Annotation:
Predicted 3D model of a 72-nucleotide RNA (transfer RNA) from Pseudolycoriella hygida. Model confidence (mean pLDDT): 82 of 100. Its Rfam family is "tRNA". The family's RNA type in Rfam is transfer RNA.
[in-house]
RNA sequence: UACACGGUAGCUCAAUGGUAGAGCAUCAGCCCGGCAAGUUGAAGGUUGUGAGUUCGUGUCUCACCCGUGAAC
Numbered sequence: 001u002a003c004a005c006g007g008u009a010g011c012u013c014a015a016u017g018g019u020a021g022a023g024c025a026u027c028a029g030c031c032c033g034g035c036a037a038g039u040u041g042a043a044g045g046u047u048g049u050g051a052g053u054u055c056g057u058g059u060c061u062c063a064c065c066c067g068u069g070a071a072c
Stems, first nucleotide, its partner, number of pairs: 001071001003069005010024004018055001026042005048064005
């Protein structure tokens, strides 16, 4: 340089163009003589950046940034 895949919660990952969720972690309650385990709940998101399309985009289109892979 050109190609493919990916970027969403602290981490690992979901989400047919129609209210962004789960597991783990964190915090609180219950449980226990106490801790762990278990259990209930809460908090936590400019969906990489910027434009475009659309009544409406995490999702489609374009450019850019970052990461991985393969090619030269």